Source information
Two RNAs folded together computationally: RNase P RNA and transfer RNA, 460 nucleotides in total. Model confidence (mean pLDDT): 78 of 100.
RNA sequence: GCGGAAGACUGGAUGGCCGCGGGCAUGUUCGCAUGUUCGAGGAAAGUCCGGACUCCAAAAAGCAACGGUGCCGGGUAACGCCCGGGCGGGGUAACCCGACGGAUCAGCGCCACAGAGAACAGACAGGCCAGGGUUUCCUGGUCUAUGGUGAAACGGUGGGGUUGUGGCCCACCGGGGGCUAGGCAACUGGCCUCGCAUGGCAAGCCCCACCAGGAGCAAUGCCGAAUAGGGAUCGCGUGGGGGCUUGCCCCCGGGGUUGCUUUUGCCCCAGCAGAUCCGGGUUGGCAGCUAGAGGCGUCAUGGCAACAUGGCGCUCAGAGGAAUGGUCAUCGCCUUGUGGGCAACUACAAGGGACAAAAUCCGGCUUAUAGGUCUUCCGCGUAU
RNA sequence: GCCGGUGUAGCUCAGCUGGUAGAGCACGUCAUUCGUAAUGAUGGGGUCGGGGGUUCGAGUCCCUUCACCGGCACCA
Numbered sequence: 001g002c003g004g005a006a007g008a009c010u011g012g013a014u015g016g017c018c019g020c021g022g023g024c025a026u027g028u029u030c031g032c033a034u035g036u037u038c039g040a041g042g043a044a045a046g047u048c049c050g051g052a053c054u055c056c057a058a059a060a061a062g063c064a065a066c067g068g069u070g071c072c073g074g075g076u077a078a079c080g081c082c083c084g085g086g087c088g089g090g091g092u093a094a095c096c097c098g099a100c101g102g103a104u105c106a107g108c109g110c111c112a113c114a115g116a117g118a119a120c121a122g123a124c125a126g127g128c129c130a131g132g133g134u135u136u137c138c139u140g141g142u143c144u145a146u147g148g149u150g151a152a153a154c155g156g157u158g159g160g161g162u163u164g165u166g167g168c169c170c171a172c173c174g175g176g177g178g179c180u181a182g183g184c185a186a187c188u189g190g191c192c193u194c195g196c197a198u199g200g201c202a203a204g205c206c207c208c209a210c211c212a213g214g215a216g217c218a219a220u221g222c223c224g225a226a227u228a229g230g231g232a233u234c235g236c237g238u239g240g241g242g243g244c245u246u247g248c249c250c251c252c253g254g255g256g257u258u259g260c261u262u263u264u265g266c267c268c269c270a271g272c273a274g275a276u277c278c279g280g281g282u283u284g285g286c287a288g289c290u291a292g293a294g295g296c297g298u299c300a301u302g303g304c305a306a307c308a309u310g311g312c313g314c315u316c317a318g319a320g321g322a323a324u325g326g327u328c329a330u331c332g333c334c335u336u337g338u339g340g341g342c343a344a345c346u347a348c349a350a351g352g353g354a355c356a357a358a359a360u361c362c363g364g365c366u367u368a369u370a371g372g373u374c375u376u377c378c379g380c381g382u383a384u
Numbered sequence: 385g386c387c388g389g390u391g392u393a394g395c396u397c398a399g400c401u402g403g404u405a406g407a408g409c410a411c412g413u414c415a416u417u418c419g420u421a422a423u424g425a426u427g428g429g430g431u432c433g434g435g436g437g438u439u440c441g442a443g444u445c446c447c448u449u450c451a452c453c454g455g456c457a458c459c460a
Base pairs, nucleotide, nucleotide: 001380002379003378004377005376006375007374008373009372010371012331013330014329015328016327017326018325020039021038022037023036024035025034026033027032041355045366046365048364049363050362051361052360053216054215055214056213058264059263060262061261062260063259067211068210069209070208071085072084073083074082075081086100087098088097089096090095101207102206107205108204109201110200111199124147125146126143127142128141129140130139131138132137155173156172157171158170159169160168174196175194176193177192178191179190180189181188182187220287221286222285223284230278231277232276233275234274235272236271239252240251241250242249243248244247253269254268255267256266257265280459281458282457294315295314296313297312298311299310300309301308302307333352334351335350336349337348338347339346340345385456386455387454388453389452390451391450394409395408396407397406403440411427412426413425414424415423433449434448435447436446437445
């Protein structure tokens, strides 16, 4: 210098004018005005996961269905996320990718077309043997190496043996089983043994292990206003006894209470805590609401790391159909054109500046993103 | 904001457990008719919304993304 790999950052700056939302202060004719301060992102996005929080007449335990995760260990509030390791694959390398449990040893299913045969297989062509005919052929037996088909043909290569072929036998490789050493484990190494004993698909059903009740801030609570406290269908149902202060309490029974069951509770028993639909009214206010498993920087300790603990400093939109904008000037970045200069560069003019924007709040993942910057590493070439 | 669903021919829809993508209407040509419609025969037309993966093989299974549609307020 060229080509590449990994990680991180940035996403124009300053000022004037006009304007918008929240808080606070002052004034007020209660409408607002003035001043001051704060006011989007790395993804605020997709809503794909995990939580916090709230409710479901209440929680606990167990079971089932539906669903999810899936090598091992750790981190975390939790996760399908992150870190480390193992195994497999790609790359010369830096490094990257992997839904990566189980397919005889639980079971079922599928494998189109082609092909002889597609799963405890099969014989089309063909080889070999025997018998017969003898000129091509016929019959019987044996075999799967060769040919052909396919995504896949029942271990692979070489040799021996055989009429010929074949784990039929042998060596090596691969594979099954057992023992053993290391490691928390996934797994790896070594030894012995078995001629090999039955392919692929589980992002098909399924099996195993683990996780998981449901709904979601339009959850939910309070206040106010208005209307017809209406109608239809369905569901459960119309208890018994006692005490009195006469509408409550106690005992028993029945029903309900997130899919089911149990326990302790809770609610109801004359109408209803009900369910669905139709019809009617309102489109108001407050809370939830934003300071939290906060975030960022730095230091110390532990850890390979993710991360944890502690100290110090800085920082924080909370609107509620939804504000965070527009314009001008100067500077800066990029592109193009023209002029100057050997060149680095410089002057002027025109144009460009992405993806996208909070809506209860966090932790992740995924996707989109003009341009620019930094760090570490690898390969090649050249020079020393 | 939260939740759910759909995407296949020009239009409306099928396509069950993966194995050559179909139907109706529409369109072209021919026949029938004096001519048109109807009818009959025949033919063309598909990146299965886009991308990636699993598999020998994907409209179908999985992941991601895009577009469209629907529901959810409170009171009595």